Context: one part of a larger RNA
Molecule: small-subunit ribosomal RNA, 3' major domain
Organism: uncultured Synergistota bacterium
RNA sequence: UGACGGGGGCCCGCACAAGCGGUGGAGCACGUGGUUUAAUUCGAUGCAAACCGAAGAACCUUACCUGGGUUUGACAUGUUAGUGGUAAGAGGCUGAAAGGCAGAUGACUUAACCUUCGGGUUAAGAGCUAACACAGGUGCUGCAUGGCUGUCGUCAGCUCGUGUCGUGAGAUGUUGGGUCAAGUCCCGCAACGAGCGCAACCCCUGCAUUUAGUUGCUACCGAGAGAGACGAGCACUCUAGAUGGACUGCCGCCGAUAAGGUGGAGGAAGGUGGGGACGACGUCAAGUCAUCAUGGCCCUUAUGUCCAGGGCGACACACGUGCUACAAUGGCCGGUACAAAGGGAAGCGAGCCCGAGAGGGUAAGCGGAUCCCAUAAAGCCGGUCGCAGUUCGGAUUGAGGUCUGCAACCCGACCUCAUGAAGCUGGAAUCGCUAGUAAUCGCGCAUCAGCAUGGCGCGGUGAAUACGUUCCCGGGCCUUGUACA
Numbered sequence: 001u002g003a004c005g006g007g008g009g010c011c012c013g014c015a016c017a018a019g020c021g022g023u024g025g026a027g028c029a030c031g032u033g034g035u036u037u038a039a040u041u042c043g044a045u046g047c048a049a050a051c052c053g054a055a056g057a058a059c060c061u062u063a064c065c066u067g068g069g070u071u072u073g074a075c076a077u078g079u080u081a082g083u084g085g086u087a088a089g090a091g092g093c094u095g096a097a098a099g100g101c102a103g104a105u106g107a108c109u110u111a112a113c114c115u116u117c118g119g120g121u122u123a124a125g126a127g128c129u130a131a132c133a134c135a136g137g138u139g140c141u142g143c144a145u146g147g148c149u150g151u152c153g154u155c156a157g158c159u160c161g162u163g164u165c166g167u168g169a170g171a172u173g174u175u176g177g178g179u180c181a182a183g184u185c186c187c188g189c190a191a192c193g194a195g196c197g198c199a200a201c202c203c204c205u206g207c208a209u210u211u212a213g214u215u216g217c218u219a220c221c222g223a224g225a226g227a228g229a230c231g232a233g234c235a236c237u238c239u240a241g242a243u244g245g246a247c248u249g250c251c252g253c254c255g256a257u258a259a260g261g262u263g264g265a266g267g268a269a270g271g272u273g274g275g276g277a278c279g280a281c282g283u284c285a286a287g288u289c290a291u292c293a294u295g296g297c298c299c300u301u302a303u304g305u306c307c308a309g310g311g312c313g314a315c316a317c318a319c320g321u322g323c324u325a326c327a328a329u330g331g332c333c334g335g336u337a338c339a340a341a342g343g344g345a346a347g348c349g350a351g352c353c354c355g356a357g358a359g360g361g362u363a364a365g366c367g368g369a370u371c372c373c374a375u376a377a378a379g380c381c382g383g384u385c386g387c388a389g390u391u392c393g394g395a396u397u398g399a400g401g402u403c404u405g406c407a408a409c410c411c412g413a414c415c416u417c418a419u420g421a422a423g424c425u426g427g428a429a430u431c432g433c434u435a436g437u438a439a440u441c442g443c444g445c446a447u448c449a450g451c452a453u454g455g456c457g458c459g460g461u462g463a464a465u466a467c468g469u470u471c472c473c474g475g476g477c478c479u480u481g482u483a484c485a
Base pairs, nucleotide, nucleotide: 001485002484003482004481005480007479008478009477010476011475012474013473015469016468019433020432021431022430023429026324027323028322029321030320031319032318033317034315035314042053043052064310065309066308067307068306069305070304073134077133078132079131080130081129082128083127092101093100094099108125109124110123111122112121113120114119136299137298139297140296141295145293146292147288148287149286150284152282157196158195159194160193161192162191163172164171165170176187177186178185202276203275204274205273207244208243209242210241211240212239213238216234217233218232221231222230247270250264251263252262253261254260326426330385331384332383333382334381335380336379342373343372344371347366348365351362352361353360354359392423397418398417399416400415401414402413403412439461440460441459442458443457444456445455
């Protein structure tokens, strides 16, 4: 100087408390461990691994296993020789395919020259064959590395120059008194300044003005059986550009006259308005050699490469994350209302017809403020059930189908009929959340032929509670002890 203390002081954070809803019990889905296996590819392992890499394993992917091939190779550059109207490919035989074999027909480009205009000769190249340099490796090392990332933590810290103090390591500044979300600001002070962080500048959202008016909108007028469907209009909504607006600016009180705090006015918004992006010096030899790049080591008829089938999907069990429930604030049936944000051409697909349905047939429109996906659902109104393992719950299983795809046996999703399991609110323990949040309800998108209970977004309905900081956890500052570095 740090680190540590079941030392002290001060202060924060859904840290506790106050509340609301969960997890832990059930069934199922997914991930992981373990076990099994020919293989169940690899990595990730307290927080910070475990719906993680994977925004989508039937084949492919695929790295694993079994079997079958191949050896200048699936891919790159180069050298030499041969071939270059031959070989390979197409076609043939064989084979599950990859590949292998044979050779009748047929079969690349450019330039120069010749030509009877049919073509021929020569040279070069592509291609092929052989040989060689080499290729190739998801083989090892993340404790050799770059890059990227997690974490403490959006915590308020981390430092430097000069000066001063100290023999020195170092200190001071950065401590102190207040204050703040903040090393934020004020005051004081042997310090005076500065940098990286904080904040602001950026994006979305909340108010207004203005510009613009189609594909958007419809107050007035006209016309119309009805519908902004039409004439008309650009007020309003909206769209998307510009601008304004909030700064403790104003007033009272508190405060050291300061910084600031507190109450109020005005205001769409008030003290960082709400949300996002943004992550200091560093820590964990944290993670990643399997995104990529890369040193070293290793393999080179194999640890490379091609193919078929299988596996990654196994199942006594253990853990994690979810979904669906256990019902009446509910289930079922009928009627009826209101979104936002997205996507669409090998696409979205209206309407009509067929089917009980998944879906099928035909087909308008739309590269889209125009058309389509697309009925939002919870809600509201009416009916029914009457507390029951039930009209709760839907697992499991049987049968029949639909769709995608070369192909749904291993191993897809969906539909219909039948079947109807566990489950009556979950021990110890444990998680999230402070407001348009939790809870609850549906909608979309990426990946994607097909395949979400996951991920990323969108809106609808919309709470309760916070006395407080003694305690648990994490963190910041000062101080103290230390046999630790």